Description: This is a predicted structure of a 90-nucleotide RNA (c-di-GMP-I riboswitch aptamer). Its Rfam family is "c-di-GMP-I riboswitch aptamer". From the family's description: GEMM was predicted in a large-scale screen for bacterial structured RNA regulatory elements. The prediction has a mean pLDDT of 85. It was read from a public genome assembly, where an Rfam model found it.
RNA sequence: UUUUGAAAAAGGCAAAACGGCGCGAAAGCCCGUGACGCAAAGCCUCCGGUCUUCCCCAGCUUUACGCUGAAAGAUAGCGGGGUUACCGAA
Numbered sequence: 001u002u003u004u005g006a007a008a009a010a011g012g013c014a015a016a017a018c019g020g021c022g023c024g025a026a027a028g029c030c031c032g033u034g035a036c037g038c039a040a041a042g043c044c045u046c047c048g049g050u051c052u053u054c055c056c057c058a059g060c061u062u063u064a065c066g067c068u069g070a071a072a073g074a075u076a077g078c079g080g081g082g083u084u085a086c087c088g089a090a
Stems, first nucleotide, its partner, number of pairs: 002090004012038002017033004022029002036077001042083003046080003049075005057069004061064001
């Protein structure tokens, strides 16, 4: 440097649920408890998927607590991709 995660060690992350005069319109996020799991469950929305719809814009008709699109937001623990990295093995 490349490939790899069988056994091992040091450590790491933290699902659901519960709590919070927390943030947000919502999806969701943050903090605490927690321990389902994770070898990148570190980081980045570039591609696809999924979720949300306060405001703005366009269209539709049934004219309103409506639908569709655009757009914006969310998810990196949905997948791909990019990037960085601990320990061991070959």